Context: one part of a larger RNA
RNA sequence: GAACGAACGCUGGCGGCGUGCCUAACACAUGCAAGUCGUGGGAGAAAGUCUCCUUCGGGAGACGAGUAAACCGGCGCACGGGUGAGUAACACGUGGGUAACCUGCCCUGAAGUCCGGGAUAACCCACCGAAAGGUGGGCUAAUACCGGAUAGUUCCCUGCCUCACAAGAGGCAGGGGGAAAGGUGGCCUCUGCUUGCAAGCUAUCGCUUCAGGAUGGGCCCGCGGCCUAUCAGGUAGUUGGUGGGGUAACGGCCUACCAAGCCUACGACGGGUAGCUGGUCUGAGAGGAUGGUCAGCCACACUGGCACUGAGACACGGGCCAGACUCCUACGGGAGGCAGCAGUGGGGAAUAUUGGGCAAUGGGCGAAAGCCUGACCCAGCGACGCCGCGUGGAGGAUGAAGGCCUUCGGGUCGUAAACUCCUGUCAGAGGGGAAGAAGGUGCGAGGGCUAAUACCCCUUUGCACUUGACGGUACCCUCAGAGGAAGCACCGGCUAACUACGUGCCAGCAGCCGCGGUAAUACGUAGGGUGCAAGCGUUGUUC
Repeated sequence: GAACGAACGCUGGCGGCGUGCCUAACACAUGCAAGUCGUGGGAGAAAGUCUCCUUCGGGAGACGAGUAAACCGGCGCACGGGUGAGUAACACGUGGGUAACCUGCCCUGAAGUCCGGGAUAACCCACCGAAAGGUGGGCUAAUACCGGAUAGUUCCCUGCCUCACAAGAGGCAGGGGGAAAGGUGGCCUCUGCUUGCAAGCUAUCGCUUCAGGAUGGGCCCGCGGCCUAUCAGGUAGUUGGUGGGGUAACGGCCUACCAAGCCUACGACGGGUAGCUGGUCUGAGAGGAUGGUCAGCCACACUGGCACUGAGACACGGGCCAGACUCCUACGGGAGGCAGCAGUGGGGAAUAUUGGGCAAUGGGCGAAAGCCUGACCCAGCGACGCCGCGUGGAGGAUGAAGGCCUUCGGGUCGUAAACUCCUGUCAGAGGGGAAGAAGGUGCGAGGGCUAAUACCCCUUUGCACUUGACGGUACCCUCAGAGGAAGCACCGGCUAACUACGUGCCAGCAGCCGCGGUAAUACGUAGGGUGCAAGCGUUGUUC
C1' cells in the first nucleotide's frame, strides 16, 4: 500500500446492488418448511336452509354433497433446503478403466394386454388402556394380493463360430424356466337385444416383455495438494491361494482350510491440524495466504448401532435398539430431536423479521383445472461492503463584526459571511403510472386419428374474459423553497500540515526514533493548517 463475512470509538442525508452467528455440531417455547391423485377403489358425515308430521320433548324427507374428514391403492417423500462435527481418505481435483455393474420417471423401436381366485382396511359390534395406543368378531372393493394360459432374442445348461486372450464379450442351434391392469371420453361401421346400450369399434392415459438411447449413479486405477523422526519399525483377516457365501457388481467384502507373507527412510506406523475444488486476497511475476457468499463433489442430521421399504437410503422433518437430556402421567407407561425459515435463552467483541406472495423461475402430484412448495421471488433491519448522488451556484471589500496572533504598524480566518441575482438534484406534498404475463378458460378456423361430419390430439391463426407478492413501487409531470443534510483523524522526523496559552520528568503522549525536569511546533486547550469524506480513525488478520 492492498484486502476483510469484521469488531470498537466519534459522526451520520439519500439511493442501487450485494452481504450479515467466523463463538456453543450449545439447548430449544411457538408457527410454518412434502405432499398430491376421485380419470385406481370401496364407503361416506355435520352445521345450516326448506318441506311435512308432532304427544311441542322431538321425528321424517330434500338440499348441503357424493362435499368434508378419514381408509385401501399409485407416485413423490433418496430432490430441494441446512451445517462442516468427523475425515489426511480414491474424501477431493484431474486423466483413464468397468470384457466386473445398476438406472424409477423420460425418448425410440418391436410385440402383447387372455382366463380365474382368495383376502383385507375403512365401516359395524364387543373389549383393554389415564393417555399413547391396542385386541377379538363380522361385511366389502380395486391399477392392492395370488394362481393358470400364451410369448420367450433376456435368464440357466450344452455345443459351434468370431473377437479378446486373464477370468470373458458378441452371434447361431438344442433343452429348461419367469409377463401384464385397468381407467376415462365418444360412437354405431361389423355382431347381440334392437329405443338405446354393450361383450364391439375408436381416442386417450396407463400396464407387461424385449432391445436401444438419454440422464443419474456404484466400483477400480495413474498422478496431484498440510505439519511432525523429540513418532522407526508396523501388520493375524494381516499378505496371497483354494472351496463356499454375499452384492447390481470386482474384491478378505465375509467364512473354512492352506501357505507366510505384506508395508516401510522415495517416511510405513503413530501424533497434531484440516471438509476438498472452481475460486478469493495479495503480488510485476514466481510465489504466499485462504476456501465466507455463488457453483461442483463429499460427510453429517441429539450421541452410538442396525436394518426395512424402495429404481435409488442404511434415509434431517421414516422405523427399531441402546445412551444422555427435556416433557406428560392415573406411576402401569408414554412423547420429543430447528446443522430447514423465522424466533428464544446461552456463549460472544460481534451477525437480521416469530414479514408478504406462489405473480415469475424451478420442483412434487395430477389427463387437466389445480393443489402443495420458509426452494424461490420480494419486502424489513444493519454505512457491514462496493458504487452513484447531495449538503447549493454566480456575483459580492467599508477586506464588516467577532475569534486568534502581533514587532501594536498590522496579519489571518476571508469572497468566507452579510447582501443581490439564480437553480431545484435528494428529501417533502399533489397528480399520472409501468415492464416483469409466458400462460389459463370459453367460442370459432385449419390439420391429424377414425367407419365417423362424435370424442380426442396438434397448430396459435382469430375473438372474448382473465392471472402481479413487490406496489400505487420504479419512472414522468407539477408545487414550494437555500430551505432539512459534515464529520473524523492528523500537523517533531519518517509524513502533507505551526503558532499562542496551560502544565512543569507532573499530568500525559507514543507505530519506530523518542517527547515532558518553567518560553514543549511531540502532553492538554484554542486559533490556524493538512489529509480523507458520509464517513474517518483504532484494533485484529493475510499478502
This is a predicted structure of a 543-nucleotide part of an RNA (small-subunit ribosomal RNA, 5' domain) from Hippea sp. Lau09-1128r. The full RNA is in RNAcentral, with records from ENA and SILVA. Its mean pLDDT, the model's own confidence on a scale to 100, is 87.